This is a predicted structure of a 494-nucleotide part of an RNA (small-subunit ribosomal RNA, 5' domain) from a Patescibacteria group bacterium.
The sequence was found in a public genome assembly.
NCBI's taxonomy places the organism under Bacteria, Bacteria candidate phyla.
Its mean pLDDT, the model's own confidence on a scale to 100, is 85.
Context: one part of a larger RNA
RNA sequence: GGAUGAACGCUGGCGGCGCGUCUUAGGCAUGCAAGUCGAACGGUGCACCAUCACGGUACACCGUGGCAAACGGGUGCGUAACACACUGGUAACCUACCCUUGAGUGGGACAUAAUCAACCGAAAGGUUGGCUAAUUUCCCAUAGUUUCUUGUCAUAAUUUGAUAAGAAUAAAGAUUUAUCGCUCAAGGAAGGGCCUAUGACCUAUCAGCUUGUUGGUGAGGUAAUGGCUCACCAAGGCAAUGACAGGUAGCGGGUAUUAACGUAUGACCCGCCUCACCGGGACUGAAACACUGCCCGGACUCCUACGGGAGGCUGCAGUCAAGAAUCUUCCGCAAUGGGCGAAAGCCUGACGGAGCGACGCCGCGUGCAGGAUGAAGGCCUUCGGGUCGUAAACUGCUUUUCUCAGGGAAAAAUUUCUGAUUGUACUUGAGGAAUAAGGGACUGCUAACUUCGUGCCAGCAGCAGCGGUAAUACGAAGGUCCCAAGCGUUAUCC
Numbered sequence: 001g002g003a004u005g006a007a008c009g010c011u012g013g014c015g016g017c018g019c020g021u022c023u024u025a026g027g028c029a030u031g032c033a034a035g036u037c038g039a040a041c042g043g044u045g046c047a048c049c050a051u052c053a054c055g056g057u058a059c060a061c062c063g064u065g066g067c068a069a070a071c072g073g074g075u076g077c078g079u080a081a082c083a084c085a086c087u088g089g090u091a092a093c094c095u096a097c098c099c100u101u102g103a104g105u106g107g108g109a110c111a112u113a114a115u116c117a118a119c120c121g122a123a124a125g126g127u128u129g130g131c132u133a134a135u136u137u138c139c140c141a142u143a144g145u146u147u148c149u150u151g152u153c154a155u156a157a158u159u160u161g162a163u164a165a166g167a168a169u170a171a172a173g174a175u176u177u178a179u180c181g182c183u184c185a186a187g188g189a190a191g192g193g194c195c196u197a198u199g200a201c202c203u204a205u206c207a208g209c210u211u212g213u214u215g216g217u218g219a220g221g222u223a224a225u226g227g228c229u230c231a232c233c234a235a236g237g238c239a240a241u242g243a244c245a246g247g248u249a250g251c252g253g254g255u256a257u258u259a260a261c262g263u264a265u266g267a268c269c270c271g272c273c274u275c276a277c278c279g280g281g282a283c284u285g286a287a288a289c290a291c292u293g294c295c296c297g298g299a300c301u302c303c304u305a306c307g308g309g310a311g312g313c314u315g316c317a318g319u320c321a322a323g324a325a326u327c328u329u330c331c332g333c334a335a336u337g338g339g340c341g342a343a344a345g346c347c348u349g350a351c352g353g354a355g356c357g358a359c360g361c362c363g364c365g366u367g368c369a370g371g372a373u374g375a376a377g378g379c380c381u382u383c384g385g386g387u388c389g390u391a392a393a394c395u396g397c398u399u400u401u402c403u404c405a406g407g408g409a410a411a412a413a414u415u416u417c418u419g420a421u422u423g424u425a426c427u428u429g430a431g432g433a434a435u436a437a438g439g440g441a442c443u444g445c446u447a448a449c450u451u452c453g454u455g456c457c458a459g460c461a462g463c464a465g466c467g468g469u470a471a472u473a474c475g476a477a478g479g480u481c482c483c484a485a486g487c488g489u490u491a492u493c494c
Stems, first nucleotide, its partner, number of pairs: 001494004006490005013364006019357002021322001026320003030317003035067003040064006047057003074275001076273001084199002088195003093192003098188008106140004116129005146168009173180003201247003208238003213235008250272004254265004277298005300311004328354001330353003336350001337348004367397004377388004402431006411421001438483005443464003449478005459466002
C1' cells in the first nucleotide's frame, strides 16, 4: 500500500447494487415453513331444482386409497476419510415420475376404516361388537425378448453372450367417446451405489501397529463387489517413501495479495459431503436408516385428576443467554421454480419483494458567476502592518437534490384474465440557495507552524523519542495539510 461477513470513537444528505450471530451445534414463548387428488372409493352435513316415487346440481367435512413428503430450506458438530478434487472401471449394480417401442388389460373371492352401538380414561388416547366400498388385499387363467434349473456352443475367464428343454411370476379401473390410467418386456434420458491411480494440514518430545487383523474355502447378506458378516483353514498385513498415536480441520470451484513464484483463506454464490436435542434401531418406499415420520434409552422443558401424557427453530421471522458484534414476530404467490390434480385450482417463510444497519463498493449533492472601503470579528505583530480573504455581506443566475401538485410504466409469458413490489421508477409544473460537512494530522520518517497555558507535572507516542520556565512533539486557540459522507483507531491476512 491492498484486503475484511469486521468492531470501536467522532460525524452523517441521497440513490443503485451487494452483504448482515465469525461467539453457545446454548435454551426456546408465538405464528407460519408439505400438501394435494371427488375424473380411485365409502360415508356425513347442508342448500337448491324436480317428483307420487326413484332422482339431479353445488358446497363443506370424516375416513380408505394414490402420488408427494428422500426435493426444496438450514448447519459445519463430526470427519485427515475414496469425505473431496481429478483419472479410469462396473463382464459386480439400481432407478418412481418422463420419453420411445412391442405385447396385454379375462374370471372370481375375503376383509377393513370412516360411520353405528356399548365401554374405559382428567387428558393424550383406547377396547369390544356389528355394517360397507375401491385403482386396498388375495386366488385362478393367460404370457415372452423376464426370472430360475439343466444341457450345448462362443469367450483368456467368470455370475458375460447365443441357443434348446423344463418350471415360475401380471394387471384396475375412471370420466366419458376420446383420453387418462394399470401390467409385462426392451431401450433412452437423467439421477444414484460401489471400486480405483493420483493430489492436499501440524507433531518423531508419537516408532513400532494389527486378531476379523491379512489371505483362502464355504455359507449368509446386499440392487451389487467385498471380512460386509459367520464357520473352518493358513499366519499373515502395515511401517522412516512416516505405519500407529496425538492435535487441528468440512472439501473443491474460488477469494485476498503479488509482476510472477508463492503465502493466506474457504463469509456471500455454485458443486459434493455431513448432521437434525444426545445415543441406538429398524419400518415404509424406486430411493431414507428419514430436519418439521416411527420405536427404545438419556438429559432438558411443559401438562396432569399423580394413574399417565406432550415436545424438539443447525427452516422464516422473533425471544433469552453469550459476546466487541450482526436485521422485520413485514407483503405476495404477480414472476421463476417445485408438489398434487384431466383441468379449474390448492399448497409453497423456495422464491419475488419491501423494511432496518454508511457494513462494503459505485455514483450524485451540499451551489455557480460577479463582488475590495480588502468591512466587522478572530489570530499574529518588529505596532508600520500581516493573515483568515473574494472568503462574507451585497448583486445576478441555476434547481441536480428537497417540498408540494399533476401524469404514470415495463416486468404478462397469453386471444382473454392476472402486479406483492407500487402510485414505485420515470416524467410535467410550481417554490425557494433553499434541506445537506465532517474527521484526522501538522518534530523526523510524512504533506502541513505560530501564540498562549503547563513546567520530567499533566500528558503524548507506530519507531526514534518529547515534557525539568522561551515545548513547531503535552493542552487550547488561530493558521495550514490530507481525505471526505465519511475520517480515524484496533484486530487479522498478503